[in-house]
Model confidence (mean pLDDT): 88 of 100. This is a predicted structure of a 335-nucleotide part of an RNA (large-subunit ribosomal RNA, domain IV) from a Planctomycetota bacterium. The source organism's lineage runs through Bacteria, Pseudomonadati and Planctomycetota.

Context: one part of a larger RNA
RNA sequence: CCGUCCUUAAGGAACUAGGCAAAUUCACCCCGUAACUUCGGGAUAAGGGGUCCCGUCUCACUUCGGUGAGCGGGCGCAGUGAAUCGGCUCUGGCGACUGUUUAUCAAAAACACAGGUCCCUGCUAACUCGUAAAGAGGACGUAUAGGGACUGACGCCUGCUCGGUGCGGGAAUGUUAAGGAAGUCGGUCAUCCUUCGGGAGAAGCUGGCGACUUAAGCACCCGUAAACGGCGGCCCUAACUAUGAGGGUCCUAAGGUAGCGAAAUUCCUUGUCGGGUAAGUUCCGACGCGCAUGAAUGGCGUAACGACUAGAGCACUGUCUCAAGGACGGACUCG
Numbered sequence: 001c002c003g004u005c006c007u008u009a010a011g012g013a014a015c016u017a018g019g020c021a022a023a024u025u026c027a028c029c030c031c032g033u034a035a036c037u038u039c040g041g042g043a044u045a046a047g048g049g050g051u052c053c054c055g056u057c058u059c060a061c062u063u064c065g066g067u068g069a070g071c072g073g074g075c076g077c078a079g080u081g082a083a084u085c086g087g088c089u090c091u092g093g094c095g096a097c098u099g100u101u102u103a104u105c106a107a108a109a110a111c112a113c114a115g116g117u118c119c120c121u122g123c124u125a126a127c128u129c130g131u132a133a134a135g136a137g138g139a140c141g142u143a144u145a146g147g148g149a150c151u152g153a154c155g156c157c158u159g160c161u162c163g164g165u166g167c168g169g170g171a172a173u174g175u176u177a178a179g180g181a182a183g184u185c186g187g188u189c190a191u192c193c194u195u196c197g198g199g200a201g202a203a204g205c206u207g208g209c210g211a212c213u214u215a216a217g218c219a220c221c222c223g224u225a226a227a228c229g230g231c232g233g234c235c236c237u238a239a240c241u242a243u244g245a246g247g248g249u250c251c252u253a254a255g256g257u258a259g260c261g262a263a264a265u266u267c268c269u270u271g272u273c274g275g276g277u278a279a280g281u282u283c284c285g286a287c288g289c290g291c292a293u294g295a296a297u298g299g300c301g302u303a304a305c306g307a308c309u310a311g312a313g314c315a316c317u318g319u320c321u322c323a324a325g326g327a328c329g330g331a332c333u334c335g
Stems, first nucleotide, its partner, number of pairs: 001330008010321002014319001019316001027051005036041001038153001052074004057070005075079001087314007094306002099111002115151007127137003154301004159231003164228002166224005173219003179213002183209006191200003232250005259293001260290001271287005
């Protein structure tokens, strides 16, 4: 010097990103216990007191072994005499909860969850695996079933928009493939003509073009947002000022409703006001010009729960002021 452990005057979080670590608390019996609440909880809430030994004493019960309550007395610094064995409270955020997870840096507010909604599926079901298969799962189930998606207990609720994208339905019209095809233009040549150079050319075979015919799809019409998504600008205006109930105008598919709001969202920002502190970029309550909240990409609440996260307090302490001493094991020196 390092590691593991023990003790410490006075103070008691002044340490630090943060009480990290340590200390406090702890068992059993008795008393006592708030807000809030889904009436179950919260709760071991919080906060107090007791615990050993002796007695032929008193009472109750007794399976007659004892047990419990009391009374009187005794000793120690200390009686759960060692060890094991919750620190507590208040206020927010998030997630309802118990669970699950990055084996080996993340346990969480992430995943799951019961509950809610939508879509598909009538059975050889939809869907999935499989060689375009047989077959299998689904299921020896049958719409109170099965598959898929989103949301996530519970309470109060879930506004407007179908123009775009998607999905469902429709079939009149337009467009539209292969295929079919009247017709038409070539190649070939039996034959014919010939000025002997060549020319014409049926059927068949063959190459092209092709009116017309022709499905889904697309265009088109309707529906659908707990489908993907979206939810305005400018100008003026009330007899102080300010504000703007109100008016005008432009644009849009429609212009953000109820709620909540400097928020896990607020850039400006340590916003402003109030609270807490001697002093508070954090915290709590408000305000609302929301840079850029908002309703199952759920909105707002919520008892209980949490090795979650933020703030405050009590208790307690070597975290600190500020360090000291001790034990053991290393390192180091000597052997």